[in-house]
Context: one part of a larger RNA
RNA sequence: GCCUACGAGUUACUCCUCUCUAGCAAGGUUAAACCCGUGUACGGGUGAAGCCGAAGCGAAAGCAAGUCUGAAUAGGGCGCAUAGUUAGAGGGGGUAGACGCGAAACUUUGUGAUCUACCCAUGGCCAGGCUGAAGCUCCGUUAAUCCGGAGUGGAGGGCCGAACCAGUUGACGUUGAAAAGUCUUUGGAUGAGCUGUGGGUAGGGGUGAAAGGCCAAUCAAACUGAGAAAUAGCUCGUACUCCCCGAAAUGUUUUUAGGAACAGCCUCAAGUUUAGUGUCAUAGAGGUAGAGCUACUGAUUGGACUAGGGGGCUUCACCGCCUACCAAAUCCUGACAAACUCCGAAUGCUAUGACAUAUACUUGGGAGUGAGGGCGCGGGUGCUAAGGUCCGUGCCCGAGAGGGAAACAACCCAGACCAUCAGCUAAGGUCCCCAAGCGUAUGCUAAGUUGUUCAAACGAGGUCUGAUUGCAUUGACAGCUAGGAUGUUGGCUUGGAAGCAGCCAUUCAUUUAAAGAGUGCGUAACAGCUCACUAGUCGAGCGAUCGGGCGUGGAUAAUAAGCGGGCAUUAAGCAUAUCACCGAAGCUAUGGUAUUCAUCGUAAGAUGGAUAGGUAGGGGAGCAUUCCAGUUGCACAGAAGGUGUGUCGUAAGGCAUGCUGGAGCGGCUGGAAAAGCAAAUGUAGGC
Numbered sequence: 001g002c003c004u005a006c007g008a009g010u011u012a013c014u015c016c017u018c019u020c021u022a023g024c025a026a027g028g029u030u031a032a033a034c035c036c037g038u039g040u041a042c043g044g045g046u047g048a049a050g051c052c053g054a055a056g057c058g059a060a061a062g063c064a065a066g067u068c069u070g071a072a073u074a075g076g077g078c079g080c081a082u083a084g085u086u087a088g089a090g091g092g093g094g095u096a097g098a099c100g101c102g103a104a105a106c107u108u109u110g111u112g113a114u115c116u117a118c119c120c121a122u123g124g125c126c127a128g129g130c131u132g133a134a135g136c137u138c139c140g141u142u143a144a145u146c147c148g149g150a151g152u153g154g155a156g157g158g159c160c161g162a163a164c165c166a167g168u169u170g171a172c173g174u175u176g177a178a179a180a181g182u183c184u185u186u187g188g189a190u191g192a193g194c195u196g197u198g199g200g201u202a203g204g205g206g207u208g209a210a211a212g213g214c215c216a217a218u219c220a221a222a223c224u225g226a227g228a229a230a231u232a233g234c235u236c237g238u239a240c241u242c243c244c245c246g247a248a249a250u251g252u253u254u255u256u257a258g259g260a261a262c263a264g265c266c267u268c269a270a271g272u273u274u275a276g277u278g279u280c281a282u283a284g285a286g287g288u289a290g291a292g293c294u295a296c297u298g299a300u301u302g303g304a305c306u307a308g309g310g311g312g313c314u315u316c317a318c319c320g321c322c323u324a325c326c327a328a329a330u331c332c333u334g335a336c337a338a339a340c341u342c343c344g345a346a347u348g349c350u351a352u353g354a355c356a357u358a359u360a361c362u363u364g365g366g367a368g369u370g371a372g373g374g375c376g377c378g379g380g381u382g383c384u385a386a387g388g389u390c391c392g393u394g395c396c397c398g399a400g401a402g403g404g405a406a407a408c409a410a411c412c413c414a415g416a417c418c419a420u421c422a423g424c425u426a427a428g429g430u431c432c433c434c435a436a437g438c439g440u441a442u443g444c445u446a447a448g449u450u451g452u453u454c455a456a457a458c459g460a461g462g463u464c465u466g467a468u469u470g471c472a473u474u475g476a477c478a479g480c481u482a483g484g485a486u487g488u489u490g491g492c493u494u495g496g497a498a499g500c501a502g503c504c505a506u507u508c509a510u511u512u513a514a515a516g517a518g519u520g521c522g523u524a525a526c527a528g529c530u531c532a533c534u535a536g537u538c539g540a541g542c543g544a545u546c547g548g549g550c551g552u553g554g555a556u557a558a559u560a561a562g563c564g565g566g567c568a569u570u571a572a573g574c575a576u577a578u579c580a581c582c583g584a585a586g587c588u589a590u591g592g593u594a595u596u597c598a599u600c601g602u603a604a605g606a607u608g609g610a611u612a613g614g615u616a617g618g619g620g621a622g623c624a625u626u627c628c629a630g631u632u633g634c635a636c637a638g639a640a641g642g643u644g645u646g647u648c649g650u651a652a653g654g655c656a657u658g659c660u661g662g663a664g665c666g667g668c669u670g671g672a673a674a675a676g677c678a679a680a681u682g683u684a685g686g687c
Base pairs, nucleotide, nucleotide: 001687002686003685004684005683006682011096012095013094015093016092017091018090019089020088021087022086023085024084027052028051029050033046034045035044036043037042038041056063057062066078067077068076069075099237100236102234106227107226108225110223111222117201118200119199120198121197122196123195124194125193126191128160129159130158131156135152136151137150138149139148140147164188165187166186170183171182172181203219205215206214207213240622241621242620243619244618245617250263251262252261253260254259264369265368266366267365268364269363270362271361272360276357277356278355279354280353281352282351283350284349290343291341292340297337298336302332303331304330306327308326309325310323311322312321313320372397373396374395375394376393377392378391379390380389381388402413403412404411417592418591419590420589422588423587424586428582429581430580431566432565433564437579439578440577441576442575443574444573450568451567458553459552462550463549464548465547466546467545468544469543470542471541479537480536481535482534483533485510486509487508490504491503492502516531520529521528593612594611595610596609597608598607599606600605623676625673626672627671628670629669630668631667632666633665634664641660642659643658644657645656646655647654648653
């Protein structure tokens, strides 16, 4: 892991409550006992008390269709205009282990020191080697000691190192050879040493050179039995089928926050009936969006004017003057507000009416939910961050399948009763992958931009296009040819200043087709080049400004790596218009099933309409298993069971039959349950 068997809402109570069925009914009901009957453990009869009900109110005395409060005959509270009761079945609750399994723990009775910790008694063990304390002897030395030397001696939690004890390092081992080992290496090895045997200390207790260590592979409180099915607002599991409806993740409170109570939302039954919902119309209340502020409150740009202040000038002082300073009031101007409003919608809300639709409400039985989430819109918070967080509002997911978006709970389309090798469409698509157009018309793009929205400020004679405006056949614009002069080197300044360092000037005048007291280079200053301006040549458009479309730079991430891929350039890209087609469980067609409503019908049923996604959950109808009662059958001419095949039923399932098997087993009507397994790290066995 698989298979087989077992495995979870049960049972009890004269308990409470509701529904259905039956009996009797202002009543209902019997227990023991006794009598009768037979099928001998059942049926029938008789049968008291009690219980429930028929009257309530009050704390009570008590009064009573009333009563209590009260001074009250008032007002108010609770009652009165009757339906109950007994039994059976079912839903829910209570008390019990109360759907099943599961703690860590607590209390108590005992058992353990054959492991291990410490202690007591009595025994045992420690190869070999090294070092050489005290003491003693002798010699030296001293007044005598001290002291020195040699020898002897054999001390030490002494040294090296086997046994023995320990367990430092590394490797192996890790379903091991082993539930702690092996190899290597290492520490102690006469000591606080190691060890045999016997004995002692016991669970909030022991023992502990102290690690919360050890007390029999168990220790921050051992093990065993019992209380005991402890408790578990927690986790997991909870078994056949079909049909109808179908939630919630909110509010208030909570030693409450992952639990609960009440309300909300679901379901079932009974009842009341137009209350519900939508659209339209009419009438209301209101201060949001917006807007506005010389309409308030507050904030606020620039300016004008002007008190006051600062600074400066002047003055002996007063006065006076100035101001790129600060600034009230006033005026103009600009611009702002959730806690501003002279104003002010749309929606929404309330009421009435009409129309449409099919609910709505009340009472009672049963729930679940009370972790929500995404997206759009209106906001708070945050950084106008978050797949953030908190409200409001709508939709969806949750509990929703199907088509599209490559893939993708909530984005787009669309709500799946069943069947069909029929049709039409939605979103989205129509070159190939891939069903359908390499559709049509007109433009745009050259960047593979793009083909899916998916990057900015800013930049650029990319390209297409619109508007306004100027010049132009009396010839524009660009190019080319020629001119671009004179008074004059204007005056001043200056070393110089001659168009071109700088200053000044009504920068004038002349000759002209035109030519600045000079546009830019250039020179020390001149010179030189050039421009404005003019003519010629040429021959048709040329500029200026403001936009729009598509592109371009800006543009940086790890596979060729976000067009889904191939690939696509008058497109298979972009824009506009247009026709056709494909495309879903949508709609239609044909057939069928069920529910419900209406009509018809005595009923069975028929016809028509509507409906049939679904988690938690409510309601309904069935299938199968075992046993019992009644009834009726099958079976050695082969029961049950096993294993195939066929067939019937919407399903659970039923039936027939071949082989096997070898002795019991069904149908119908009822009754009763040890009554259905895939899951519980389920239990046992097998493989």